Overview
The prediction has a mean pLDDT of 76. A computed fold for a 102-nucleotide RNA, annotated as SAM riboswitch aptamer (S box leader).
RNA sequence: UACUUAUCAAGAGUGGUCGAGGGACAGGGCCCUAUGACACCCGGCAACCGGCUUUUUAGUAUCGGUGCUAAAUCCCUCCGUAUAAUUUACGGAAGAUAAGUG
Repeated sequence: UACUUAUCAAGAGUGGUCGAGGGACAGGGCCCUAUGACACCCGGCAACCGGCUUUUUAGUAUCGGUGCUAAAUCCCUCCGUAUAAUUUACGGAAGAUAAGUG
C1' cells in the first nucleotide's frame, strides 16, 4: 500500500503537566475551548487478537498486543431502492478500529 471479514446511537476522570487552538481530510453547518481545549502522563472503558476457563454461537479482565475515553463515524455532501413530496427509512460508497491474506 491493496484485498477480505467484523464492528461503529452502549461505556469511560471534580486528577496532573502544558498553554491555544480543536472536532480525520477539502467545502458547508453545528459545536467544544483561558470555568484551560488539543496533546502528553496517570486513571478509566471496552473485549478485536493472544492468554485463561471450558458450560465453546459462551465466559473472564489477574496478564500481554491494539483501540477508545464531548456530541450517531457530531451532521451534511456522492450513488441506488422504497416512501413521499422535497421528507423519511434502508443499502452502497467513503472513513475509523481490529483480525487476517498478498
It was read from a public genome assembly, where an Rfam model found it.